[in-house]
RNA sequence: GAAGCAGGCCGGGUGGCCGCGGCUCGUCUCUAUCGAGGCGAGCCGAGGAAAGUCCGGGCUCCACAGGGCAGGACGCUGGGGAAAAUCCCAGGCGGGGCGACCCGCGGAAAGUGCCACAGAAAGCAAACCGCCCGGGGCUUCGGCCCCGAGCAAGGGUGAAACGGUGAGGUAAGAGCUCACCAGCGCGGCGGGCGACCGCCGCGGCUCGGCAAACCCCGUCCGGAGCAAGGCCAAGCAGGAGGCAUGGGCUGCCCGCCCGCCGCAAGGCACCUCCGGGUAGGCCGCACGAGGCGACCGGUAACGGUCGUCCCAGAGGGAUGGCCACCGCUCGCUCUGAGGAGCGAGCACAGAACCCGGCUUACAGGCCCGCUUCCCGA
RNA sequence: GCCCCCAUCGACUAGCGGUCCAGGUCACGGCCCUUUCAAGGCCGCAGCACGGGUUCGAAUCCCGUUGGGGGCA
Numbered sequence: 001g002a003a004g005c006a007g008g009c010c011g012g013g014u015g016g017c018c019g020c021g022g023c024u025c026g027u028c029u030c031u032a033u034c035g036a037g038g039c040g041a042g043c044c045g046a047g048g049a050a051a052g053u054c055c056g057g058g059c060u061c062c063a064c065a066g067g068g069c070a071g072g073a074c075g076c077u078g079g080g081g082a083a084a085a086u087c088c089c090a091g092g093c094g095g096g097g098c099g100a101c102c103c104g105c106g107g108a109a110a111g112u113g114c115c116a117c118a119g120a121a122a123g124c125a126a127a128c129c130g131c132c133c134g135g136g137g138c139u140u141c142g143g144c145c146c147c148g149a150g151c152a153a154g155g156g157u158g159a160a161a162c163g164g165u166g167a168g169g170u171a172a173g174a175g176c177u178c179a180c181c182a183g184c185g186c187g188g189c190g191g192g193c194g195a196c197c198g199c200c201g202c203g204g205c206u207c208g209g210c211a212a213a214c215c216c217c218g219u220c221c222g223g224a225g226c227a228a229g230g231c232c233a234a235g236c237a238g239g240a241g242g243c244a245u246g247g248g249c250u251g252c253c254c255g256c257c258c259g260c261c262g263c264a265a266g267g268c269a270c271c272u273c274c275g276g277g278u279a280g281g282c283c284g285c286a287c288g289a290g291g292c293g294a295c296c297g298g299u300a301a302c303g304g305u306c307g308u309c310c311c312a313g314a315g316g317g318a319u320g321g322c323c324a325c326c327g328c329u330c331g332c333u334c335u336g337a338g339g340a341g342c343g344a345g346c347a348c349a350g351a352a353c354c355c356g357g358c359u360u361a362c363a364g365g366c367c368c369g370c371u372u373c374c375c376g377a
Numbered sequence: 378g379c380c381c382c383c384a385u386c387g388a389c390u391a392g393c394g395g396u397c398c399a400g401g402u403c404a405c406g407g408c409c410c411u412u413u414c415a416a417g418g419c420c421g422c423a424g425c426a427c428g429g430g431u432u433c434g435a436a437u438c439c440c441g442u443u444g445g446g447g448g449c450a
Stems, first nucleotide, its partner, number of pairs: 001373005007367004012326007020045011047348001051359002054357005059225004066254004071221005076091005092105005106216002111214002113210003128155002130151002133148006163181006182206002184203008229283004238274005246258004259268003290309008327346008378449007387403004395433001405421005426442005
């Protein structure tokens, strides 16, 4: 210098004027009070994704005893935060890359199912071409045909065909036997918390793929969602049905539970449906698994202690507009060059109960570390 | 704001891992039939919303994106 890998961060800046939302304070007006309004001052006012609503948690309600089934999610090991098996850190194994590094992860020798076409055969055995032997026939003496028995080395099909190389063996062959190698299983020893790794011995054991097919094993999960839910005010018109041979515990079953009056029938509450009314206010709702800094512990994720800060809260829904200078990008003009001037633009997007994670969108820029190749000293 | 569902020719749809370069009806175009039109017959046109993954193989299974529909004071 070129090409690349991985991680972190920013995402226009400064100042002025005007405006908008919220909180606090002061002052004035109204009001019996609570409070409301005007004016002024101070402080605060979008994001890394506020987005998609994919996975969880807090919170709230469902009249929550509990158990089982179904269903769903997750899945190598150890650790971290702990509300969450998501996520993060460190490691293991397999695959890819020259490398930095990246990707994947229970079980297919529990069972069932599927593997189209092609192919002899697609998972338990099978034989199209072929090889070999015996018998018979033909022969141009090279061989060919038929029947029977054997084989799976070679060819061929396919996404995938039942270990590889060599030797022995044989009519031809074959783990049929042997040596080495690869894998698997069993046993032993050693290392590691563990996933797993290394070494030795034994067994010819060679047992295909798919579980984002059913399934098996392990762990976890009740449902609904702030339009949850609670309080107040205003307004209206009731009617029908259900009320234990029923209903609830928000998929199903067991099991459990079901208020008041009445002896009961029944009625009220409650539930469902039809009809009518309202379209208001307050709470939930902004201090939280919170941010920043220092020190200590840990390989790291992270944890502990101390200090410091308060940081949006609407309800037709605020966070905007203009000017000046600077930064970046693009275009035009001038210039011999350096450069100067003018104009335009500044990504994705935008809170609505809160938080953690994932995913998706994103102009441009900064920082740190690493790899490979080339050049120079 | 929250929750749920759906996407296959122009329209309505079949499909449920392979026999699917996706079938049917209507519509559209051409030809035949008819004196002409209709009906009928034959032929044609035209589609799996998009991207990635699992698999030998995806309209189908999984994830994401986009678009559409419905419900909740």
Two RNAs folded together computationally: RNase P RNA and transfer RNA, 450 nucleotides in total. It holds a member of the Rfam family "Bacterial RNase P class A".